[in-house]
RNA sequence: GGAUGAACGCUAGCGGCAGGCCUAACACAUGCAAGUCGAGGGGCAGCAUAAUUAUUCGCAAGAGUAAUGGUGGCGACCGGCGCACGGGUGCGUAACGCGUAUGCAACCUACCUUUUACUGGGGUAUAGCCCGAAGAAAUUCGGAUUAAUCCCCCAUAGCACUGAUAAUUCGCAUGAUGAAUCAGUUAAAGUUUCGGCGGUAAAAGAUGGGCAUGCGUCCUAUUAGCUAGUUGGUAGGGUAAUGGCCUACCAAGGCGAUGAUGCGUAGCUGUUCUGAGAGGAUGAUCAGCCACACGGGGACUGAGACACGGCCCCGACUCCUACGGGAGGCAGCAGUGAGGAAUCUUGCGCAAUGGACGAAAGUCUGACGCAGCCACGCCGCGUGCAGGACGAAGGCCCUACGGGUCGUAAACUGCUUUUGUCAGGGAAGAAACCGCGGGAUUUGUCCCGCGCUGACGGUACCUGUCGAAUAAGCACCGGCUAACUCCGUGCCAGCAGCCGCGGUAAUACGGAGGGUGCAAGCGUUGUCCGGAAUCAUUGGGUGUAAAGGGUGCGCAGGCGGACUGCUAAGUCUGGCGUGAAAGACCACGGCUCAACCGUGGAAGGUCCUUGGAUACUGGUGGUCUUGAAUAUGAGACAGGUCGGUGGAAUUCGAGGUGUAGCGGUGAAAUGCAUAGAUAUCUCGAAGAACACCAGUGGUGAAGACGGCCGGCUGGAUCAUUAUUGACGCUCAGGCACGAGAGCGUGGGGAGCAAGCAGGAUUAGAUACCCUGGUAGUCCACGCCGUAAACGAUGGAUACUAGGUGUCGUGGCUUUCGGGCUGCGGUACCGCAGCUAACGCGUUAAGUAUCCCACCUGGGGAGUACGCCCGCAAGGGUGAAACUCAAAGGAAUUGACGGGGGCCCGCACAAGCGGUGGAGCAUGUGGCUUAAUUCGAUGCAACGCGAAGAACCUUACCCGGGCUAAAUCAUGCGUGACGUACUUGGAAACAGGUAGUCCCUUCGGGGCACGCAUGAAGGUGCUGCAUGGCUGUCGUCAGCUCGUGCCGUGAGGUGUUGGGUUAAGUCCCGCAACGAGCGCAACCCCUAUGGCCAGUUACCAGCGAGUAAUGUCGGGGACUCUGGUCAGACUGCCCACGCAAGUGGAGAGGAAGGUGGGGACGACGUCAAGUCAUCAUGGCCCUUACGUCCGGGGCUGCACACGUGCUACAAUGGGCGCCACAGAGGGAAGCCAUGCCGCAAGGCAGCGCGAAUCUCCAAAGGCGUUCUCAGUUCGGAUCGGGGUCUGCAACUCGACCCCGUGAAGUUGGAAUCGCUAGUAAUCGCGUAUCAGCUACGACGCGGUGAAUACGUUCCCGGGCCUUGUACACACCGCCCGUCAAGCGAUGGGAGUGCGUAGUGCCUGAUGUCGCCGUGCUAACCGAAAGGGGGCAGGCGCCUAGGGUAAGACGCAUGACUGGCGC
Repeated sequence: GGAUGAACGCUAGCGGCAGGCCUAACACAUGCAAGUCGAGGGGCAGCAUAAUUAUUCGCAAGAGUAAUGGUGGCGACCGGCGCACGGGUGCGUAACGCGUAUGCAACCUACCUUUUACUGGGGUAUAGCCCGAAGAAAUUCGGAUUAAUCCCCCAUAGCACUGAUAAUUCGCAUGAUGAAUCAGUUAAAGUUUCGGCGGUAAAAGAUGGGCAUGCGUCCUAUUAGCUAGUUGGUAGGGUAAUGGCCUACCAAGGCGAUGAUGCGUAGCUGUUCUGAGAGGAUGAUCAGCCACACGGGGACUGAGACACGGCCCCGACUCCUACGGGAGGCAGCAGUGAGGAAUCUUGCGCAAUGGACGAAAGUCUGACGCAGCCACGCCGCGUGCAGGACGAAGGCCCUACGGGUCGUAAACUGCUUUUGUCAGGGAAGAAACCGCGGGAUUUGUCCCGCGCUGACGGUACCUGUCGAAUAAGCACCGGCUAACUCCGUGCCAGCAGCCGCGGUAAUACGGAGGGUGCAAGCGUUGUCCGGAAUCAUUGGGUGUAAAGGGUGCGCAGGCGGACUGCUAAGUCUGGCGUGAAAGACCACGGCUCAACCGUGGAAGGUCCUUGGAUACUGGUGGUCUUGAAUAUGAGACAGGUCGGUGGAAUUCGAGGUGUAGCGGUGAAAUGCAUAGAUAUCUCGAAGAACACCAGUGGUGAAGACGGCCGGCUGGAUCAUUAUUGACGCUCAGGCACGAGAGCGUGGGGAGCAAGCAGGAUUAGAUACCCUGGUAGUCCACGCCGUAAACGAUGGAUACUAGGUGUCGUGGCUUUCGGGCUGCGGUACCGCAGCUAACGCGUUAAGUAUCCCACCUGGGGAGUACGCCCGCAAGGGUGAAACUCAAAGGAAUUGACGGGGGCCCGCACAAGCGGUGGAGCAUGUGGCUUAAUUCGAUGCAACGCGAAGAACCUUACCCGGGCUAAAUCAUGCGUGACGUACUUGGAAACAGGUAGUCCCUUCGGGGCACGCAUGAAGGUGCUGCAUGGCUGUCGUCAGCUCGUGCCGUGAGGUGUUGGGUUAAGUCCCGCAACGAGCGCAACCCCUAUGGCCAGUUACCAGCGAGUAAUGUCGGGGACUCUGGUCAGACUGCCCACGCAAGUGGAGAGGAAGGUGGGGACGACGUCAAGUCAUCAUGGCCCUUACGUCCGGGGCUGCACACGUGCUACAAUGGGCGCCACAGAGGGAAGCCAUGCCGCAAGGCAGCGCGAAUCUCCAAAGGCGUUCUCAGUUCGGAUCGGGGUCUGCAACUCGACCCCGUGAAGUUGGAAUCGCUAGUAAUCGCGUAUCAGCUACGACGCGGUGAAUACGUUCCCGGGCCUUGUACACACCGCCCGUCAAGCGAUGGGAGUGCGUAGUGCCUGAUGUCGCCGUGCUAACCGAAAGGGGGCAGGCGCCUAGGGUAAGACGCAUGACUGGCGC
């Protein structure tokens, strides 16, 4: 996608044609579904009627009643035909059941047709009716009497039947046929208008059936053996007929791997659905066949049945009952209950078609024709058409707020009327039978005309009327797949066919608007086919994805070399027959079209039969040598097996020498050893294995095989001729071999060594290491039968480029080195080709042929059950439930590795100094709290945001206020506001009093307040919605692109390689060539010099001045300042190198190989950090989560961590004297100087908005003191007193002085920084700032080291390579136990139910057989009786029942095993 006997959800206007219990072959109330014939019969219950009689009523006409079957007819009965058809269902059946094609010389066939002959005579019963009896009923019994187309007997009898049979002819055989003849046997029914209608016998036909056979017809081998009437024969019986169909006897057969037997499932077919086809699935409706009729069995009748609406018996069930007995069978049509997701009316009619009976009229017919219900399906029609822009309203939805969209859609105007309403008309289907009339006629009949007959139905159809009037839904809109937005929701609710959506911006959920698709339907679910080449015949595979058997031998089977004859089975082809109809296809036709229907055609089989062809295959005959095999010669070989033998080594034993250890390991210990080990020498014993040779060397089928010698023996190869003549290849089953381990019996046992013991290691160590050591390893015999039994590659044959090595063995040639060439092995590289790729590549995984084995998603599972094998261990065969959406292969890019290679970095190492211990400072965690605001959290948070928390800051807490206020813009108004005083108050604030602006170019502006409008505001949330900024890897050397090339592709190449570099820096090479972002350079500072310039800096020379000082004039030399230029580039030399470059305490130079430092941070990573700098989407609060104020808190302290400061002292502390920076700051400032104070500081006050004035040095130097001590070290803590800032130092500032004088004596594990002007050490400055917690941060200079052998290791990084089951990328992935829950499943003492069979017992009914003494109408009879029949009895078989032991299946089961989620 198509299909459906469908069901469910939502929806629904009409018509036509079809269809409608797929489930419980479950049970059924009620009605109907098979009768008919009086022209077969006796008859007359009921109906109608004529006549007669009787009687009643009546005046009469007449009416009623009764009798009489006379007539029409007819209940029940006898008889005939039918009931074996039609209708239903699909239980059973895997079968000659069905399909197809044949056969019957082995058969039957009522009614029908044709033909021939006959239809004579006689008799006995019995229903009905009547009488009586039993019973509740159903029903039954007895007696009497009676008819027939009932029944019986006799006659007649051939072309019938039975038996016999010659010739002939036919047949595959048994056989068939058979003139003529002989013997025997069997018939009939009447009725009549005399035409017939019937009846009997026979022959044939037609129709229908029966039987037999070939072929076809599901699954399962975890069903492998089945079979005693079984297979065949002879004889008989039986049947319509063949036949073990049945019986007796005889023989021992028959079937089966081409699947018997068993189990399961199933009606078969024409067809139907699907598919390009081949196929696959299917078997409703319609048609053919079969089977069945409550379950089972049985026969009767009959032409036909073992019988749906018949009988008998058994069983189950239901019903009636007077309890003694009876009745019943919807799988006929309706209908009911039940079951189920689910399937209709207890309708009309025999008008048509068909059927039964009948001479016919006709009767019967739930067959059938119609109608009803149901969108269940197919087909058709409609729900309007045209115009209409203000692009209406409205919705709504969307929106960038402009608009867009629904949308010509609507309104409105015009038109039409299918459908609908109402009204009118109104069919076809009907032609017959029959009746009437006519004609023909063989008088049987036929023809013509008229008349009669419609359930559907006043229906279809036609006409008119009215009026857009009566008529649209369903699903979907993430991709597949046509169709998109908003809101709601927030991993919830939900969706989902697969992938997957949903955790606050969901085109995926729910709603809406819009859109898409189909449309009286649309979706969903189930099922089948397709796609699926995903069981592969067409049309797949097996080195690594699932898949080659461990190997060989080999029966069956499959396949098979060259030439030729015959044959004609396969094959090809022609003819005949058949392949039912319907369906499908084509054509034509009928309903307005279509669906539907009719007519015709074609087509359809591995079919039957009969001719022909002979290339190929097969069969058969002949021939051949190339496949195969054999003989001869030769060499090669760890091929097998048996026996012998050798040396080295190990261990053990004996002896000698000898002394204290040996042994073992990462280090040890166990162990051995003074009872003498180890070591060493000699001798001896034992067992096992065979160093070197030795080799991608050899041999073997594989497993496997290795000292040497011998015996026996297999196979292969080469060479030469010769022989056989296709003898071949493969191989299910089978047989054999088959490493190691293991098992059994008996040996053997040196070394080694599972299990075991001990010692170590370890958190543990049932391991790795060590010391011992038993099975075993070895031998013989017997099992086992598996391995990553691997080339993960089955065997055989042929063909298809080469090159190189090697083993075995030949040929030709040679200058004797060699060269050329062949056969058979083995290994590497490689073309074509193949392959998903990797790879394979004459030893194929290439191209082909033949045969075998095997595969079909992962797990469950090579498990369970069953069977087979085994002593066992176990092996072979080998599922399912359940579960997942993957599992897997090859390759790619990354990442990772206790992988490899190369390289780098204060990464280690070498050093110096620290941290970790102490006290304090500071940050963090934690705890506490009303609050201790928030953020930062490995490196890359923690002296971080914070370059300054007493108030403020401040975001937190408590309390008190405000509601557009503290802000901004615009407009208007006012001239104030502030302030001062005052009241309340903690203040904010509220109230009162006083008071009434400034500048101006005169336009206005500024400020403040009030009012109005607008923007509120939020340090509330989300850094995982964001921008921006920042950290980190990392100043690591990387990250990419274009074009080209390679690859199916991901991707690769370039960027790898060889060198070199600090560097993807440069060079060389190269299917690459170029380019970009990074690196470097360009920029700044610094180191040298030149030039220019010269104040506030400088002062050499000149001059002046001072107690002294560049103090002054001046100078431009120097220092310095700051502008410009130069300088460094491996430029030069030597060595090495192709080059790039490297090396050279080289030269020169202030500086040498980037001189030193800074700024500068590639593609990216960490959902890194920040919504609390700022900005910003969304969400949230709005008399509060906003805002103002006071106070408190952020400083809280058992504790833990980070970062620092100060120390522990003598390289030091104290005291005195002396000296030298740089950079920066300074006006609410820095402050000289003087005075006061011990000091912090105070009071005066010069100078300076600064190269001018000022802040302003310390370590150091020179002296002196202390002398190793908790000190003259150290300064915490505490007490007291002060200073300063500030509204205010209580919580909670800094500093000074006096006093106090804690810990601490160099710091465990661990850990940090630093490679030179660096570390260390010393001080100075600045920002923030009123002050300060600064010991912080950022800068500045002074003094000024040590060490680097080196890259093994730790950490981080770069490049190449390798492995990978990782890709959230090793902080990955992932295994098993255990615990909890759920699910299915195996075992299980058993238990329950079912199925089929076997043995035995019993055995209804019934056929058959025997008996038949009892009973008995027809016929015979000499009347005794006989024949025949019946009851009854017996027997065989038999449904069912019982019983016994088993088999199989299902369910269940305490407990138990594993498995999945």
Small-subunit ribosomal RNA from an uncultured bacterium, 1461 nucleotides, folded computationally. The sequence is in RNAcentral, with records from ENA and SILVA. Rfam family: Bacterial small subunit ribosomal RNA.